[in-house]
RNA sequence: CGCCCAUCAACAGCGCCAUGCGCCCGGAAAAUGACUUCAUAGAAGCGGGGUUCCGGGAUAACGAGGAGAGGGGAGUAUCGAAACUUCGGCGGGUGCCCCUCCGUGGCCGCAGCCAUGUGACAGGUUCUACAAAUACGGGGGCGACCCCGGAACAGAAGGAAUCUGACUGCGGAGA
Numbered sequence: 001c002g003c004c005c006a007u008c009a010a011c012a013g014c015g016c017c018a019u020g021c022g023c024c025c026g027g028a029a030a031a032u033g034a035c036u037u038c039a040u041a042g043a044a045g046c047g048g049g050g051u052u053c054c055g056g057g058a059u060a061a062c063g064a065g066g067a068g069a070g071g072g073g074a075g076u077a078u079c080g081a082a083a084c085u086u087c088g089g090c091g092g093g094u095g096c097c098c099c100u101c102c103g104u105g106g107c108c109g110c111a112g113c114c115a116u117g118u119g120a121c122a123g124g125u126u127c128u129a130c131a132a133a134u135a136c137g138g139g140g141g142c143g144a145c146c147c148c149g150g151a152a153c154a155g156a157a158g159g160a161a162u163c164u165g166a167c168u169g170c171g172g173a174g175a
Stems, first nucleotide, its partner, number of pairs: 014091004020087001023057007032048001035045004062080003068101006102117005107172006121165008136149005
């Protein structure tokens, strides 16, 4: 370097569903109105919709963004979307708070303080990069629905330029 085999990863809008609401299929029960036949008193047949119960099933977050190390805590943890049950619930969680440690910024060193996390201070203005679901097509399922492909289009954090504001003590540098 090549080939073969095995395992793991490419999950944190992530995983799951116990009996919620709603959805699908099958069965049962009682009624209901339409139609047909016999017939005027109803009976029978037929297929339909709904109700209740039983059994089984399906769905239950679309991407973007988010982790210095360790410990603890609280609990509705950012952003938008042609989605609007993305309702409801359980668990988890890169967000938040506190402590310790290590870095970064505040001219340099040290100590402290404040902010912050390697894209490493905060704020303003201008510019700027970047989705997926959906629609649609194909396949699977009796069906709810599932799988694959799938144009376009966000906002926040972010990037670039610029402006404003960035501390205290000692020592130093510069002017």

GlmS glucosamine-6-phosphate activated ribozyme aptamer from Dysosmobacter segnis, 175 nucleotides, folded computationally.
RNAcentral holds the sequence, with entries from Rfam.
Its Rfam family is "glmS glucosamine-6-phosphate activated ribozyme aptamer". It is annotated as a riboswitch.
NCBI's taxonomy places the organism under Bacteria, Bacillati, Bacillota, Oscillospiraceae, Dysosmobacter.
Of the family's consensus pairs, 82% are formed in the model.